[in-house]
Context: one part of a larger RNA
Formats: sequence, C1' cells, structure tokens
RNA sequence: GGACGAACGCUGGCGGCGUGCUUAACACAUGCAAGUCUACGAGAAAGUGUCUUUCGGGAUGCGAGUAAAGUGGCGCACGGGUGAGUAACACGUAAGCAAUCUACCCUUAGGCCUGGGAUAACCCCGAGAAAUCGGGGCUAAUACCGGAUGAUGCAGCGGCACCGCAUGGUGAUGUUGUUAAAGUCUAUAUGGCGUCUAGGGAUGAGCUUGCGUCUGAUUAGCUUGUUGGUGAGGUAACGGCUUACCAAGGCUACGAUCAGUAGCUGGUCUGAGAGGAUGAUCAGCCACACUGGAACUGAGACACGGUCCAGACUCCUACGGGAGGCAGCAGUGAGGAAUAUUGGGCAAUGGGCGAAAGCCUGACCCAGCAACGCCGCGUGGAGGAUGAAUGUCGUAAGAUUGUAAACUCCUGUUAGAGGGGAAGAAUAAUUCCGAUCGAAUCGGAACUUGACUGUACCCUCAGAAGAAGCUCCGGCUAACUCCGUGCCAGCAGCCGCGGUAAUACGGAGGGAGCGAGCGUUAAUC
Repeated sequence: GGACGAACGCUGGCGGCGUGCUUAACACAUGCAAGUCUACGAGAAAGUGUCUUUCGGGAUGCGAGUAAAGUGGCGCACGGGUGAGUAACACGUAAGCAAUCUACCCUUAGGCCUGGGAUAACCCCGAGAAAUCGGGGCUAAUACCGGAUGAUGCAGCGGCACCGCAUGGUGAUGUUGUUAAAGUCUAUAUGGCGUCUAGGGAUGAGCUUGCGUCUGAUUAGCUUGUUGGUGAGGUAACGGCUUACCAAGGCUACGAUCAGUAGCUGGUCUGAGAGGAUGAUCAGCCACACUGGAACUGAGACACGGUCCAGACUCCUACGGGAGGCAGCAGUGAGGAAUAUUGGGCAAUGGGCGAAAGCCUGACCCAGCAACGCCGCGUGGAGGAUGAAUGUCGUAAGAUUGUAAACUCCUGUUAGAGGGGAAGAAUAAUUCCGAUCGAAUCGGAACUUGACUGUACCCUCAGAAGAAGCUCCGGCUAACUCCGUGCCAGCAGCCGCGGUAAUACGGAGGGAGCGAGCGUUAAUC
C1' cells in the first nucleotide's frame, strides 16, 4: 500500500447494486415452509326458493355431487439449511465397467382375454383422561389375488457367424421351462389420457483405477476378516461385502500406524510473477438433520418437516400412559466485540400434482432494517476589498482568519409538494380466422393476467433553502505558533517526548490530509 461477511470511537444528506450469527451442530414459544389428482365408493352444513302446518315443525329444489374425510395414483430421495464428522476414491482431474441400475420423458415393436375374494370410508357396540385402539355388519376401484395367452425377455441345453481386453461380448438361430396387463373421459372413434411386455435413447445414479490434496518421528513399527485361495450366501453390480475351511500373508523410512487440525473444488485476496493466505456470498461435489443404532416403502432413502429401538432433554396426564425435534423462513432466549422483519406475492423464473382450469410452493421475486461494502450525486455557482467586524499572533507598524462573510446577480441537482406515467407480460384457457384429412399440430387475431407500485422515469412549483465531519501537524510523513503544565498530568507504530520558554502532553488560533465518512483494533498478502 492492498484487502475484509468485520467490530469499536466520533460523525452522518440521498440514490443504485450487493452483503448481513465468522461465537453455542446451544435450547426453542408461535405461525408458515409438500402437496395434488376426469382411478374409486360414500357424501354434508350454513344460507336460500317453493309447498304444507296442530305454528313446534315437515316435504322438496338450489347450495352440490361442492366442503371435509377415506381407499388408490404420482410427488414427498427435488427444492431449502448447516459444516458437526471426514486426511478419505471425500474432493479435483483423467480413465474404466466384457461387473451395473435408472420412475417420469423420447423412440421402436407387439399386447390389454377371463374370473374371484376382501377392505377402509359408512353403520352399530365397546375400551381410554388423552394419544389412539378393539369387535360386529355393508361396499368400490387403475387397491389385492387366481386362470388364460405370449417372445425379440429371463433360465437350462445345443451348434453358427462376427468381434475383443484375460475373465469374455454382440447378433441371428434350434429346443425345453418360466413370467404381463386396468381402465377412464368425451363431441363415441382408425379418438384422448392411461396400462403391460420387450429393444434403443436421454437423464440421473452406483462401483473400480492412475495422479494430486495440511502438521507432528519428542508417533517406528502396524494388521487376524487381517492378505490371498476354494465352496456357499448376498447385492442392480465387482469385491472378505458376509460366512465355513485352507494357506500365511498384507502395509511401512518414497513415512505405515498413531496423534492433532480440516468439509473439498471452481474460485477469492495479495503479488510483476513464482508464490503466500483463504474457501462468506454465487456455482459443482460430499457429509449431516436432538445423540446412537436399524430397517421398511420405493425406480431412487437406510429418508431434515417418515417408521422402529435405545439415550439425554422439554411438555401433557385422570399417574394407567402419551407428545416433541427450526443446521427450512421469520421470530425468542443464551453465548458473543458482533450480524436484520414473527413483512407482501405467486405477477415473473423454476418445481410438484393435474387432460386442463387450477391448487401448493418462506424455492423464488419483491419490500423492510443496517454507511456493512462498492459505485454515483449533493451540501450551491459567479461576482464581491473599506481587505468590515470577531478571534489569534504581534517588535503595536501591522500580519492572519480572508473572497472567507456581508452584499449583488444567478441556478434549481437532491430532499419536499402537485401532475403525468412505463418496461418487467411471454402465456395458458376460451372464441374466431387460416394451413391441414383433422377436435391432432402449427400460424394469426380478440379477450385476460403485476406482489413490487402510482415504483422507475418525465414535467411543473417554491426556495440557497433541509444536508460536514474525522484524523493529524518532532522525524519517518503533507502540515507551526501562543498559553497551561513542570519526569507531574500525559503521549507513543518505531526512534522517543515531559525535570520552567515543550512545533512531541492539554487547550486555543492557524495549517495538512481524506471526506459521508474519518480514525483505531484484530487477522492476512
């Protein structure tokens, strides 16, 4: 000198764009953060219309096949948070899988026949303080289960062709065995959406390997599923992944093991570079979700807002038993030098479900708070000497403050007031037109959609009006005098100042530097 997720002191006008618990992966009140649906059965109420009435009511229509709940499908494995653990194939990079899986999506080929029994919701009964649970009865499905059909699939046994990288791979082929399916919608047809099987693609994931990745030898030996083999099991898949048996191996001074520290990277800061430091925001990967363990479901999890067990903690209880998990967004307490609103909206972008309308979305887009950072603008401009007054110094002449002020003439940024007023919007749906065999699809038109927001921006009005501080002045280092103090009080980054004329302490005048900031501190190049 640079730089910062900064903090502290003094000060503080506006705007744009960013950033904002670095500490206790400490504990959490409250609200919200994941739902949705042309599969299925059942199905309210408020309100209101009509009729009737013994004026209590009753019947019926709309509300409405709506709400809420249930079975079922898809999603909940994404998105969002955090960095505790991890020195490791975790990450980075380059390869490999002849050792693998992949829902939704695209594409290709073929199919969807025929039966059955349940069960929730609902009704009845019961247990319990509650959470919730038990028994009986009824019912549906794209829920569940039989039978049929079926091969290019899978498995067994054959021979053939081609290829390769050792185990082998690919293709066609013979034979035997084995394995499927579901409907629904409407304008009813060569239909839409679904469903089953098989091949290919895309996407995502899993596994393996080479190289790279902090400190300590005041850590020198470490290892028994350990290293290898055989059989068996297991996995989507290779493999001591697991197990039985057999062998005695494997790693290590090119640092094993142990200990400490740490998420890794693209990047960021600095530096001429080499390098050093770092890993906030943004992006990729990994790990975690109160602590430890486990599996279930599923294409995918060993699952943040799922389940089970154990533990600590908190809460409810009728003492029998139950409930919970903010390292999601806000917010609270605690810790700390220190870090924001219990805001608005789904208008845009993206995601889930849905044929669509749409619903959900604390992702996201916005607004609020903070000079926390960067950038921009302003606090006026021109003229103005009798060099006014005041202050300070003074050799008492004067010098300086100082064109500074007053005063004159202007301007009108910004803040204020009043008007006008965007872009961000592309759609989807519906209707119409055209192309088309067309209800597909494509093109065009109409209609409609904005949280921010009456915001940005523009115009007008009034009026210099509302807007300057901070640090320093001995040398390094730009900037000097007076007074006070008297090795005291104090200063200080280093050298060093202060013991009676201190340019170094404190005040004042003057000056220097930067400026809505200026200094200090911490860590870093």